[in-house]
RNA sequence: CGCCGAAUCCGCGGUCACCGCGGAACGGGGGAACCAAAGGUGGCUUAGGCCACUGGGGCGAACUUCCUUUCGAGGAAGCGCGCAGCUCUUUCAGCGCGAGCCCGACAGCUAACCCCGCAGGCGUUCGAAAGAGAAU
Numbered sequence: 001c002g003c004c005g006a007a008u009c010c011g012c013g014g015u016c017a018c019c020g021c022g023g024a025a026c027g028g029g030g031g032a033a034c035c036a037a038a039g040g041u042g043g044c045u046u047a048g049g050c051c052a053c054u055g056g057g058g059c060g061a062a063c064u065u066c067c068u069u070u071c072g073a074g075g076a077a078g079c080g081c082g083c084a085g086c087u088c089u090u091u092c093a094g095c096g097c098g099a100g101c102c103c104g105a106c107a108g109c110u111a112a113c114c115c116c117g118c119a120g121g122c123g124u125u126c127g128a129a130a131g132a133g134a135a136u
Base pairs, nucleotide, nucleotide: 001123002122003121004120008024009023010022011021012020013019014018026117027116028115029114030113035108039054040053041052042051043050044049055106056103057102058101059100063078064077065076066075067074068073079098080097081096082095083094086133087132088131089130090129091128092127
């Protein structure tokens, strides 16, 4: 000076390369009516139904299917996400990613209302086109 990300800015204070409090911006969760939903698998049963097993949810792009496997994992396709050259949107090309963490039996949507976060990790190799805007 840039990148991923909501994770930045302002004020006051402190034991001051950091921390605490408050505010703004940004981000997330809970939470009516109406609406939606009231599951899946297997067994039994004349229809109703009964029994057993199986939890569910959140942040995030981080999912689905197929093939292979020394069972550690690997590959392919689809789909999703990211990539300074003033900014945004769209398209094409190229490159990369598809992790991790949390709640704790519990939450659909959801006005009012309530609660929470404001971290962490990195270094682009100067691709192209269109539209709108900004600056000079």

Predicted 3D model of a 136-nucleotide RNA (c-di-AMP riboswitch aptamer (ydaO/yuaA leader)) from a soil metagenome.
It matches the Rfam family "c-di-AMP riboswitch aptamer (ydaO/yuaA leader)". Its family is annotated with cyclic-di-AMP binding and regulation of gene expression in the Gene Ontology. Rfam's curators write: This family represents a conserved RNA structure found upstream of the ydaO and yuaA genes in Bacillus subtilis and related genes in other bacteria. On this family, see Barrick et al., Proc Natl Acad Sci U S A 2004: "New RNA motifs suggest an expanded scope for riboswitches in bacterial genetic control".